[in-house]
Record summary:
A computed fold for a 702-nucleotide part of an RNA from a Pyrinomonadaceae bacterium, annotated as large-subunit ribosomal RNA, domain II.
Context: one part of a larger RNA
RNA sequence: CGCAGCGAGUUACUGCUCACGCGCAGCUUAAGGCCUUCAGGGCCGGAGGCAGAGCGAAAGCGAGUCUGAAUAGGGCGACCAGGUGCGUGGGCGUAGACCCGAAGCCGUGGCGAUCUACCCUUGAGCAGGUUGAAGCCGCCGUAACAGGCGGUGGAGGACCGAACCGGUGUGGGUUGAAAACCGCUCGGAUGACUUGAGGGUAGGGGUGAAAGGCCAAUCAAGCUCGGAGAUAGCUGGUUCUCCCCGAAACAUAUUUAGGUAUGGCCUCGAGAAAUGAGUCCGCAGGAGGUAGAGCACUGGAUGGGUCCGGGAGCCGAAUAGGCUCACCUCCCCCAACCAAACUCCGAAUUCCUGUGUGAUGCUGCUCGGGAGACAGUCGCUGAGCGAUAAUGUCCAGCGGCGAGAGGGAAAGAACCCAGACCUGCAGCUAAGGUCCCGGAGUGACGGCUGAGUGUAGCGAAGGAUGUGAUCUUGCUGAGACAACUGGGAGGUUGGCUUAGAAGCAGCCAUUCCUUUAAAGAGUGCGUAAUAGCUCACCAGUCCAGCGAGGUCGCGCCGAGAAUGGUCGGGACUAAGCCGUCCACCGAAGCUCAGGAUUUGCACGGCUCUUCGGAGUCGUGCAACUGGUAGGGGAGCGUUCUGGGAGCUGUGAAGCGGAGGCGGAAGCCUUUCCGUGGAGCGACCAGAAGUGAGGAUGCUGCG
Numbered sequence: 001c002g003c004a005g006c007g008a009g010u011u012a013c014u015g016c017u018c019a020c021g022c023g024c025a026g027c028u029u030a031a032g033g034c035c036u037u038c039a040g041g042g043c044c045g046g047a048g049g050c051a052g053a054g055c056g057a058a059a060g061c062g063a064g065u066c067u068g069a070a071u072a073g074g075g076c077g078a079c080c081a082g083g084u085g086c087g088u089g090g091g092c093g094u095a096g097a098c099c100c101g102a103a104g105c106c107g108u109g110g111c112g113a114u115c116u117a118c119c120c121u122u123g124a125g126c127a128g129g130u131u132g133a134a135g136c137c138g139c140c141g142u143a144a145c146a147g148g149c150g151g152u153g154g155a156g157g158a159c160c161g162a163a164c165c166g167g168u169g170u171g172g173g174u175u176g177a178a179a180a181c182c183g184c185u186c187g188g189a190u191g192a193c194u195u196g197a198g199g200g201u202a203g204g205g206g207u208g209a210a211a212g213g214c215c216a217a218u219c220a221a222g223c224u225c226g227g228a229g230a231u232a233g234c235u236g237g238u239u240c241u242c243c244c245c246g247a248a249a250c251a252u253a254u255u256u257a258g259g260u261a262u263g264g265c266c267u268c269g270a271g272a273a274a275u276g277a278g279u280c281c282g283c284a285g286g287a288g289g290u291a292g293a294g295c296a297c298u299g300g301a302u303g304g305g306u307c308c309g310g311g312a313g314c315c316g317a318a319u320a321g322g323c324u325c326a327c328c329u330c331c332c333c334c335a336a337c338c339a340a341a342c343u344c345c346g347a348a349u350u351c352c353u354g355u356g357u358g359a360u361g362c363u364g365c366u367c368g369g370g371a372g373a374c375a376g377u378c379g380c381u382g383a384g385c386g387a388u389a390a391u392g393u394c395c396a397g398c399g400g401c402g403a404g405a406g407g408g409a410a411a412g413a414a415c416c417c418a419g420a421c422c423u424g425c426a427g428c429u430a431a432g433g434u435c436c437c438g439g440a441g442u443g444a445c446g447g448c449u450g451a452g453u454g455u456a457g458c459g460a461a462g463g464a465u466g467u468g469a470u471c472u473u474g475c476u477g478a479g480a481c482a483a484c485u486g487g488g489a490g491g492u493u494g495g496c497u498u499a500g501a502a503g504c505a506g507c508c509a510u511u512c513c514u515u516u517a518a519a520g521a522g523u524g525c526g527u528a529a530u531a532g533c534u535c536a537c538c539a540g541u542c543c544a545g546c547g548a549g550g551u552c553g554c555g556c557c558g559a560g561a562a563u564g565g566u567c568g569g570g571a572c573u574a575a576g577c578c579g580u581c582c583a584c585c586g587a588a589g590c591u592c593a594g595g596a597u598u599u600g601c602a603c604g605g606c607u608c609u610u611c612g613g614a615g616u617c618g619u620g621c622a623a624c625u626g627g628u629a630g631g632g633g634a635g636c637g638u639u640c641u642g643g644g645a646g647c648u649g650u651g652a653a654g655c656g657g658a659g660g661c662g663g664a665a666g667c668c669u670u671u672c673c674g675u676g677g678a679g680c681g682a683c684c685a686g687a688a689g690u691g692a693g694g695a696u697g698c699u700g701c702g
Stems, first nucleotide, its partner, number of pairs: 001702006011095003015092010026050003032044005054061002064076004098237002101234001105227003109224003117201009126191001128160003131156001135152006164188003169184004203219001205215003240635006250263005265372001266370006276362001277363001278360003281356007292345001293343002298339003302335004309328002311325005376401007384393002406417003421595004426591003432585003435570003441582001443581006454572002462557002466554010483541005489514003494508003520535001524533002596625001598623011636691001638688006646680002654675004658669004
C1' cells in the first nucleotide's frame, strides 16, 4: 500500500417536555396474588401518582390572595381554552451516553539496586623510568645552639609513561558494524585509585564530591496492576436511496473571545386575520443636519484701509512736552479662504405614519417541536485607522462566493453574463466574440496611428519643428519667410572704473545727436587692449505664402531584474485605435417537443363522516423543482421472530456469468448457463448487535 472481515446516537427511568395513535371521562395501577393454551395472555390488587384552586415566607384566607392604612395601585391567579393512562416518535435530564485518542492524578496493591548511585564485609591489581622530603652518619662550624657541605635514606592525593580507569579535541558513522561505536589525539595512572564476589538502602522514597544526576536502553517522581470506559469547551471519524424547504458566520452576556446561553436568521406543525398582514408603486403628512455650501457662532488663516495701544528716531535739561516713522498691532471696514468634534443654510437617497375599486400573492403575524450558526470572505459605494500602502484593518449600504453548476475573462471561489428537474443530432439570444488554431464578417462606410504603438494588466513628473483637426494673432504682389549679393556709417575709444576697458570684464545713463535706403552708445564669437568675423537693421535678386500662441485626437522619449522571449499562440499595417451600421456565432438563460416530482385549483371514482368535511386514487390546467450546516417527508435493503402461499437431491443458500425491470436505494430470472451440495422463502406484521472508503482505525492475509 492492497484485499477481506470487524468498526460509531444505544439502553435504563411508574424521569421531564412536545407531537401523533389508541382507551376512558376523572385517568391509572405498583409490589403482590389467582388462572392459563406459558418468550406470552387474562383477572384481582386503588397502596400510591397526575388532574380537580390559587395566593402568601408563614399563620392563614380562598376565585381570589399577597403587599399595604387602604374598599388605591401593582404581583401571581380565576374566566375564555384547561384531564389522564398506554404505545410510537422528536428533544432534554441522570447515567461512560455517538466512537476512538491524551499528557496526567490516586492506592496501609505488587515487582525491581543482575544497569546505575552510595554504603558494609572479604579479596585482587597497578611494566618500566625519574625526582630525592624528614631522619641518620661523617666533616666543617658555634661559647653552646644555629648553620654549611658530602653521603646515606626513600617521603609524595610528586614527575614521565604501559596495563587499568577515563572520555579533551577532531574526522568518520548518524535507514550505523553499534539504540553511544571506530580512527587519530588527549586526562589520571600509590590513590578522594581501580576492580571481583557477597550483602544493604525503594518510589514523594532511596542514593547523589549536586548534573534534577542515577534507581534495568524509562526519571521534575520507576515499572506493573487497579480506580477506569479518568477527563478532553480539542483533533479525527460516524456506514443505503429519493423528494420538499433551506441558513449563519450578527446583537447582547459570559474567568468570555476557536466554547456556551437568549434574541435575530432556517425548518416542521397548529392558529388568528381574508373588508386581512407583508412587500413594491402612486399620493399626502412627518423625522433628520450628511453631501454641498457658507462664515452668522466657535476656532484657524491672508492682504489692504483706518486706528486704540506699544516700539523706534529726532527736538528738549527732563524721569515734562512735542514732532516724525517704510516697525508690531486690539476693535472696526474692504477683499479672498479653511474645519470630523464650526453652522445663518442645506439636498439626493433613506426612515416613519396615513391613504389608494394600484401591483404582487401568502411572502407577513401568533403559539409550539427541531435545528444549525455566533472563525467569514471578495467586489463596488460612504467613513475611521494606516502612508487618500497592503489579498491590511474596523464599521455602514448593496451584490456575489460561502452553499452556485453553465458561458466569457488563455488559465482563475469573489469580476462580466446568467440561477442547472430530466431528455432532444430543434430554434433565439446575453456577456463576449466573428484571419488561422477555434463556432461566427479576411463585412460596409468615415476618420486616426507608422510607433508592431497596439491587438484583454499598468506607467508619472518632465521633454520634443512626430502627425491630424481646430481656434486666436502677426507679416505678405506697395513682394513677406528662407537663401544669396551688397551695405551695416559719423560725433566716439559715450562717461566712470581700470595697467588697459575702444559696441562686447564691471558700473552709470531721459542709450543722445548727425548722415541716411538702413545701421544698437550694440546679438554673439574674438583680442592683453585694438583689430577681425557676425547679428539687429536696410537695399537688390527671387517669388508665394511665411511666422507666433492655445485647445483636442493618435503616436515618440522618459521605460532597469535575474534559465529565451511573448498580444493565449500563429501572426497582423489591420486582424490596431475612434465613430456609425448590418449580419452571424455564442450558455444548463429564453423558446419548441416529450416526460417526471411537488404544490395549488377544477372535475370524477372509492373509503370514512359528528354531514362542516377528511383521506386516497385518476385526469386536466398552472406554477415550481441549484444547494453546505440543518429541518421535514417517502422509501430500499440486512438478521431474527410471529402469521402465512409456496420452492427444494428432477439440486436450496452462496459464488461466477448472461439477460431483463424500476425514479433511486435495489429487484427478478421457481422456465437462462456454470459451480455448489442442503436448505430457502413471496406476502402481512413485529424486534434490531441493520447498510462502510475513509477514523496516520482494529484484526488477518498478500
RNAcentral holds the full RNA, with entries from ENA. The coordinates come from a structure-prediction model, not an experiment, and the mean pLDDT is 83.